[in-house]
RNA sequence: CGGAGAAAACAGGGGUGCCGAAAGGCUGAGACGCAAAGGAAUUUGCGAACCCUUCAACCUGACAUGGAUAAUGCCGGCGUAGGGAGUUUUUACCGAAUAGCA
Numbered sequence: 001c002g003g004a005g006a007a008a009a010c011a012g013g014g015g016u017g018c019c020g021a022a023a024g025g026c027u028g029a030g031a032c033g034c035a036a037a038g039g040a041a042u043u044u045g046c047g048a049a050c051c052c053u054u055c056a057a058c059c060u061g062a063c064a065u066g067g068a069u070a071a072u073g074c075c076g077g078c079g080u081a082g083g084g085a086g087u088u089u090u091u092a093c094c095g096a097a098u099a100g101c102a
Base pairs, nucleotide, nucleotide: 001095002094003093005091006090007089008088009087010086011053012052013051014050017026018025019024032047033046034045035044036043037042058083059082060081065076066075067074
């Protein structure tokens, strides 16, 4: 000097589904709480926890598609798709170069 990892700090991003009157159940890292609006379905805001920051958090395509299920992005394909939030510091390891010493 280069390579490819790890950690930390600060900063930033993200979703909150399905069945049910409820209790509770399913998947998951996460399905929580409070408030506001609305006739209702539902939507919005705040907070908590959790995940993620460029390999896969998450969004779009997609009210789509194959399978399964009581039901659901529940599982698969799509997917090396298109988007998507980063800087700094420290450091085990590997390689190269230079200099010094033995």

TPP riboswitch aptamer (THI element), 102 nucleotides, folded computationally.
Rfam family: TPP riboswitch aptamer (THI element). Rfam describes the family as follows. Vitamin B(1) in its active form thiamin pyrophosphate (TPP) is an essential coenzyme that is synthesised by coupling of pyrimidine and thiazole moieties in bacteria.
It was read from a public genome assembly, where an Rfam model found it.